[in-house]
């Protein structure tokens, strides 16, 4: 130095240019003598940063940054 890949919630990870989800986790609340299981509601996200296309970008473009990998 170059290519490939990932970066979305507290982990896990979907998400094919038109409202930002899901299971697992937290909080309440029903149920119990009690927990714990079930069930029912709930919060909680500047989509790594920064520009650009576009009426509209988590998704297209470009620079950067961070993790994996591979050539050399």
């Nucleotide at each position: 130095g170059c290519c490939c890949u990932g970066g979305u919630a507290g982990c896990u990870c979907a998400g094919u240019g038109g409202u930002a989800g899901a299971g697992c986790g937290c909080u309440u609340g029903u149920c119990u003598c009690g927990u714990a299981a079930a069930c029912a509601a709930g919060a909680g996200g500047u989509c790594g940063a920064g520009g650009g296309u576009u009426c509209a970008a988590g998704u297209c473009c470009c620079u950067c940054c961070c993790g994996g990998g591979g050539c050399u």
Transfer RNA from a Candidatus Parvarchaeota archaeon, 72 nucleotides, folded computationally. It matches the Rfam family "tRNA". From the family's description: Transfer RNA (tRNA) molecules are approximately 80 nucleotides in length. By type it is a transfer RNA. Model confidence (mean pLDDT): 85 of 100.